[in-house]
Predicted 3D model of a 73-nucleotide RNA (transfer RNA) from Pleurotus ostreatus PC15. It is recorded under the gene name tRNA-Tyr-GTA-2-1. Rfam family: tRNA. Its family is annotated with triplet codon-amino acid adaptor activity in the Gene Ontology. RNAcentral holds the sequence, with entries from GtRNAdb. The organism belongs to Pleurotus ostreatus, within Eukaryota.

RNA sequence: CCCCCGGUAGCUCAGUUGGAAGAGCGUGAGACUGUAAAUCUCAAGGCCACUGGUUCGAUCCCGGUCUGGGGGA
Numbered sequence: 001c002c003c004c005c006g007g008u009a010g011c012u013c014a015g016u017u018g019g020a021a022g023a024g025c026g027u028g029a030g031a032c033u034g035u036a037a038a039u040c041u042c043a044a045g046g047c048c049a050c051u052g053g054u055u056c057g058a059u060c061c062c063g064g065u066c067u068g069g070g071g072g073a
Base pairs, nucleotide, nucleotide: 001072002071003070004069005068006067007066010025011024012023013022019056027043028042029041030040031039049065050064051063052062053061
């Protein structure tokens, strides 16, 4: 310098060939219990890395930037 894959909740990850986001763990509250653990229920928590564009509408499509990993020279 070139190519490929990734960046989504505190953590690990889904997601749809565009109609606007979910799970597990964790956290908080409640139920249960002599207390606690386990179990069950509920809840909070996201500008979908950033920035432009396309579109009535973008996590998703296109360009650029940043960043992690891998490969090549």